[in-house]
This is a predicted structure of a 72-nucleotide RNA (transfer RNA) from Striomonas longa. Its Rfam family is "tRNA". Rfam classes the family as a transfer RNA.
RNA sequence: GGACCUGUAACUCAGUGGUAGAGUAUGCGCUUGAUAAGCGUGGAGUCGAUAGUUCAAUUCUAUCCAGGUUCA
Numbered sequence: 001g002g003a004c005c006u007g008u009a010a011c012u013c014a015g016u017g018g019u020a021g022a023g024u025a026u027g028c029g030c031u032u033g034a035u036a037a038g039c040g041u042g043g044a045g046u047c048g049a050u051a052g053u054u055c056a057a058u059u060c061u062a063u064c065c066a067g068g069u070u071c072a
Base pairs, nucleotide, nucleotide: 001071002070003069004068005067006066007065010024011023012022013021018055026042027041028040029039030038048064049063050062051061052060
């Protein structure tokens, strides 16, 4: 330098055009003599960035950024 893949919550990931979710972690409450475990209930996201297509984009397209695989 060429080709390809990935980027979504603190972490690991789902979500293939129509309300952004799960598990773990975390806050609060219940429980306990006190922890842990368990139960209940919350918070946390500019969906990597910018533009385009569309009535509508996490999703499709282009460019860029970051990481990875591979070829030379």